Small-subunit ribosomal RNA from an uncultured bacterium, 1490 nucleotides, folded computationally. Its Rfam family is "Bacterial small subunit ribosomal RNA".
RNA sequence: AGAGUUUGAUCAUGGCUCAGGACGAACGCUGGCGGCGUGCUUAACACAUGCAAGUCGAACGAGACGCUCUGGGCUUUGGUCUGGGGUGUUCUAGUGGCGAACGGGUGAGUAACACGUGAGGAAUCUGCCCCGGAGACUGGGAUAACCCUCUGAAAGGGGGGCUAAUACCGGAUGUCCCUUUCUGGUCGCAUGGCUGGGUUGGGAAAUGGGUUUCUGCUUCGGGUGGGCCUCGCGGCCUAUCAGCUUGUUGGUGGGGUGAUGGCCUACCAAGGCUUCGACGGGUAGCUGGUCUGAGAGGACGAUCAGCCACACUGGGACUGAGACACGGCCCAGACUCCUACGGGAGGCAGCAGUGGGGAAUCUUGCGCAAUGGGCGGAAGCCUGACGCAGCAACGCCGCAUGCGGGAUGACGGCUUUCGGGUUGUAAACCGCUUUCAGUGGGGACGAUGUUGACGGUACCCACAGAAGAAGCCCCGGCCAACUACGUGCCAGCAGCCGCGGUAACACGUAGGGGGCGAGCGUUGUCCGGAUUUAUUGGGCGUAAAGAGCUCGUAGGCGGCUCGGUAAGUCGGGUGUGAAAGCUUCAGGCUCAACCUGGGGUGGCCAUUCGAUACUGCUGUGGCUUGAGUCCAGUAGGGGAGUGUGGAAUUCCCGGUGUAGCGGUGAAAUGCGCAGAUAUCGGGAGGAACACCGGCGGCGAAGGCGGCACUCUGGGCUGGUACUGACGCUGAGGAGCGAAAGCGUGGGUAGCGAACAGGAUUAGAUACCCUGGUAGUCCACGCCGUAAACGUUGGGCACUAGGUGUGGGGCCUUCUUCAACGGGUUCCGUGCCGUAGCUAACGCAUUAAGUGCCCCGCCUGGGGAGUACGGCCGCAAGGCUAAAACUCAAAGGAAUUGACGGGGGCCCGCACAAGCGGCGGAGCAUGUUGCUUAAUUCGAGGCAACGCGAAGAACCUUACCUGGGUUUGACAUGUAGGGAAAAGCCGUAGAGAUGCGGUGUCCUUCGGGGCCCUACACAGGUGGUGCAUGGCUGUCGUCAGCUCGUGUCGUGAGAUGUUGGGUUAAGUCCCGCAACGAGCGCAACCCUUGUCCCAUGUUGCCAGCGGGUAGUGCCGGGGACUCUUGGGAGACCGCCGGGGUCAACUCGGAGGAAGGUGGGGAUGACGUCAAGUCAUCAUGCCCCUUAUGCCCAGGGCUGCAAACAUGCUACAAUGGCCGGUACAGUGGGCUGCUAGAUCGUGAGGUCGAGCGAAUCCCUCAAAGCCGGUCUCAGUUCGGAUUGGAGUCUGCAACUCGACUCCAUGAAGUCGGAGUCGCUAGUAAUCCCGGAUCAGCAAUGCCGGGGUGAAUACGUUCCCGGGCCUUGUACACACCGCCCGUCACACCACGAAAGUCGGCAACACCCGAAGCCGGUGGCCUAACCCCUUGUGGGGGGGAGACGUCGAAGGUGGGGUCGGCGAUUGGGGUGAAGUCGUAACAAGGUAGCCGUA
Repeated sequence: AGAGUUUGAUCAUGGCUCAGGACGAACGCUGGCGGCGUGCUUAACACAUGCAAGUCGAACGAGACGCUCUGGGCUUUGGUCUGGGGUGUUCUAGUGGCGAACGGGUGAGUAACACGUGAGGAAUCUGCCCCGGAGACUGGGAUAACCCUCUGAAAGGGGGGCUAAUACCGGAUGUCCCUUUCUGGUCGCAUGGCUGGGUUGGGAAAUGGGUUUCUGCUUCGGGUGGGCCUCGCGGCCUAUCAGCUUGUUGGUGGGGUGAUGGCCUACCAAGGCUUCGACGGGUAGCUGGUCUGAGAGGACGAUCAGCCACACUGGGACUGAGACACGGCCCAGACUCCUACGGGAGGCAGCAGUGGGGAAUCUUGCGCAAUGGGCGGAAGCCUGACGCAGCAACGCCGCAUGCGGGAUGACGGCUUUCGGGUUGUAAACCGCUUUCAGUGGGGACGAUGUUGACGGUACCCACAGAAGAAGCCCCGGCCAACUACGUGCCAGCAGCCGCGGUAACACGUAGGGGGCGAGCGUUGUCCGGAUUUAUUGGGCGUAAAGAGCUCGUAGGCGGCUCGGUAAGUCGGGUGUGAAAGCUUCAGGCUCAACCUGGGGUGGCCAUUCGAUACUGCUGUGGCUUGAGUCCAGUAGGGGAGUGUGGAAUUCCCGGUGUAGCGGUGAAAUGCGCAGAUAUCGGGAGGAACACCGGCGGCGAAGGCGGCACUCUGGGCUGGUACUGACGCUGAGGAGCGAAAGCGUGGGUAGCGAACAGGAUUAGAUACCCUGGUAGUCCACGCCGUAAACGUUGGGCACUAGGUGUGGGGCCUUCUUCAACGGGUUCCGUGCCGUAGCUAACGCAUUAAGUGCCCCGCCUGGGGAGUACGGCCGCAAGGCUAAAACUCAAAGGAAUUGACGGGGGCCCGCACAAGCGGCGGAGCAUGUUGCUUAAUUCGAGGCAACGCGAAGAACCUUACCUGGGUUUGACAUGUAGGGAAAAGCCGUAGAGAUGCGGUGUCCUUCGGGGCCCUACACAGGUGGUGCAUGGCUGUCGUCAGCUCGUGUCGUGAGAUGUUGGGUUAAGUCCCGCAACGAGCGCAACCCUUGUCCCAUGUUGCCAGCGGGUAGUGCCGGGGACUCUUGGGAGACCGCCGGGGUCAACUCGGAGGAAGGUGGGGAUGACGUCAAGUCAUCAUGCCCCUUAUGCCCAGGGCUGCAAACAUGCUACAAUGGCCGGUACAGUGGGCUGCUAGAUCGUGAGGUCGAGCGAAUCCCUCAAAGCCGGUCUCAGUUCGGAUUGGAGUCUGCAACUCGACUCCAUGAAGUCGGAGUCGCUAGUAAUCCCGGAUCAGCAAUGCCGGGGUGAAUACGUUCCCGGGCCUUGUACACACCGCCCGUCACACCACGAAAGUCGGCAACACCCGAAGCCGGUGGCCUAACCCCUUGUGGGGGGGAGACGUCGAAGGUGGGGUCGGCGAUUGGGGUGAAGUCGUAACAAGGUAGCCGUA
């Protein structure tokens, strides 16, 4: 410090996710030792048991006990009972004193002066402590304990009698304190403070305890420490909480308190708080600090420390220096326990511990040795505070599990291309060491003198032995680390992207590797990364985001200048900012963690001194440039109202006039003989204002358009007279605000939702047509929204230009004026463009540039601008505005493609123009389907279907049935064995095979060959063409596809390759930020067409010669044809026109051939997971007495039907008969076969020649000549069937071809539709060949013969190329995608109601208790009167009253749970219906409204 993820790729936006750190954690696996820490985050739930606050005999009385002195009784002489005196480090309850308000726990409540920080208090208190002064005199009456007695189950209580004090009460004294009043000094902002003197009234005590010193009491003073009160500032969320408040705000009197104060009360006034967020709701103890972060921040508030609050829940006071009191009291409530049912007792949020809750949190330990606390004079006692130990890897830190040597690189594992590699110096083995743990011995500090829980601990020494001590997670990318097997969209993984459908580095296991290590992972939470809430440090034209517009309140911000001030600001000082923490420097535990000491750090704090640039404040300072006023001009559809005009539509009346009009893609509905449409004249009425008219004008926006008048707003220009900062923005607020819509009343010509009809359509609740109501118009009142858009808030300033245009001003030329023109200036409105900005597109003085000020708004998509609540509205609805849930994207700009029922240009038998077919018939062949034991398999739009198959009767053959076989039909190797095997004969059998007989290989003598047995292995047309190679099809013989360097662009990419011409062509030329190059095109190759040269047999025969019935038959010949080889020729070369004097094109000449002459071979980058595992090869998987192999028979030929490709036809351009002419390619010895002969024929028999330019196949046919048939199901057509044959073959039944005789079906030119072909082509006619015994060939591949028609042209169909445009497509239109409905699940809203919580209100009841008064009752000490067992004062109980908790009743508020049913939403596999959107998406789309 970044990374992954939206796309085919790119940039930017934007969310999601990851890597880091942390934790009071929990869970999984694992676990050796030690140190230091930490340990109920949940139920402030309930608690058994023990302990956690006592102490003082030096305050007091009494009792018990011990000791001691001294009596008495009894006695078993041990003792025992009972007295008296003294005594005590003894004990017990009680009176009394101090403490118990500390310490310890918890965080429920609390949004508050509770906390933090800093001030203030002139309203205060202060036990224990300290110092100093003064004092302590004199009296009195009680009461616990104890004794007696009553009562109760208990807890306890009542009555009577006795007694003490440092318990209680009176009187005296008064340094002193309080008070009344008088009088000085001094200080303060005021009330007042401090201080001196006099005066009135009042107020103390325990001379106790102990005694050598001491300690206590009273009063005054002091300080420390603490407490109390007040204030400034600071720190949560919510406005879907906007108004709150009656003791409320203030005053006066009174009360109360230690003390101020509505703290309380009576009266008076009507205030107080709040958008700088009152009031309400939710949440929460606050802080020092902790975690994170570069920081600013964000989150948290365990342990430790400070403060607060609480102590079962609620209320209350008492005591006291201090409490409204955790281990005190009273009352009420809930709960638990005891009970004799009458009553009682209790409060672990102290330490342990229990139950419960929970994912989860410890021992009912030791000790007061230390530190601290209470009491005491002290010894000491008490102390679950504390010090220690125990449990827990909960955290941090440290240590160990060994070290060195050791290669045959062992065994084993894993893997392998079988060679090896790896685990791996790892192990074994050899040597060494002993930390920790273990055993034994010594043994602290903590305490200078007594006391040690920890603890026989830390530490030290010795001993033995590598001995007792390693796991967890991960290995597709992010992210470090890879293979094998298993699995087969299953099981599973997953933080995100995503893996898994038979070769998974992603699942599981193993081997190996990586990381960390007594831990490792997971989960949860927080910060970080996230500049993803942006102060530091973001944005708003199109990604989310400028309010529809204006005015304006608060607020924020604000021109030049002078003086003052010093609030902000800056500097210095002082105070404070507890300790701990953090940091730094040292130090102590062997180090570290941890601990100790010193320094530093930290405030938006207070105060003081100073500075005065800037900001603020101030002067009823100054100025004029901002702003405004005034004067003079000026343009305008600016607004409101009232009039008025013509054109047009419609309607009405009349005339002319007929049969149609109208409407559409085409029609129909509709109108019209009752006279329409058309046309002329007249009239009515409503609405809108042609031309001018313009990226022209005006307005804040919405918006505004005939003309005139009235009223009225604003702008601009010029002048520079006046005011003197009066300004800008603007939360709330107010006004304006298109269309649609609403209310009331009018109006209604045209148009026209709804509606009706007609069409279209599969449907058509639409688009089109004919009608037509609301509405559109007017008046008044609502509504308040729009894609209200420049998708761009307002203001000011600055920053190159060019060119238009609207409104003003100024200058200027010609002699002057005017006009035109030119220049300049201000304001408005457009276009282009530099810098700059921007993700890009683009913006660019009218900024989206550079700055300042103010406002509004945004923070992933969906859910949703929805629900609930509130406000507004008559309604429709508007404004404000969430969450659950769900996704990993959604979205922007640009790029390359692809696509478009987008555009342009151009090709192609693509259409058109032609010729002939197919589709109808019969047959053949192939395919589907069906059938079957099997009908083997593959091929599937073009680009499967006369395709693999250039030949299925057996074989082929892969299929089926049956019969057999298991090292195999075939290959190699090893080991062992054998002398047989093959062949021939016979026999059983359907055959394979079995049985019997016969038979006896080669040799260089090593052996080979053969057979048997066994083991390795063979074999598979079994699977996967979506694991592959190779080969092939197709787009397409289309003209394209790319690269290097350079340039442009952030980039994907672009440029080049686009453009202008041209071509069959990215062919060539020109131009050009491109310049070159490669694969394609073309050419080179083959063939064909002309000529030349050479050659001359088996070919040829002109001339010469010979011969025959005849034939190049023979001698010869090379002329010709021809063969073979070589060469020439064609290049837009020549001429002319056009063209950029280019490429090229058109015409012509010559030529056998002319513009690539014809044909072939040749197929760029790539596409289709195209085809083929059944040609072959091949990975993996599968079968192995079978999915291998052998055999027989069957099947691949089955036939309701459908399709494809062909053949033959339907006839006269023909059929039949006779005669007659002319080819080329090829093939041939298991062959082609002349000739002869037999047969009607297929063919048979005999048989010459030829391994072929020699012989044979081989007579080509159409054609031509002649004859016949005469339009008919025929002398067309030949299917089908019967019969008889021929040939091949082991064998023609299933299932061959051919021949002859007979039979003579459909069919009379073929619907929609569709195919081929542009010249030696189509059409037509024969011939040959491969395969092959034969043949289902009409197929296929070749050959020649005869030999046309047509092309105006590129609008349309199909395919293709280039450019351009749109795109929401990129699996690329066979794309994408929307909504209803149906089903399942999920969350949410509404809902009759129902249940509960919270906070208030009204009334009732009214405990304890404080306060108030109080008849009667009770009453020691004190006071008065009096002397009595007296009265009064005073005090008390009781009852009463005010207040008052809980409780009750009632109506509301608010929040939540459930809820039949219902509403929309989301998500789901391949459901249904349509086709809305994306291309002109086939009616451009979208916004508001009905």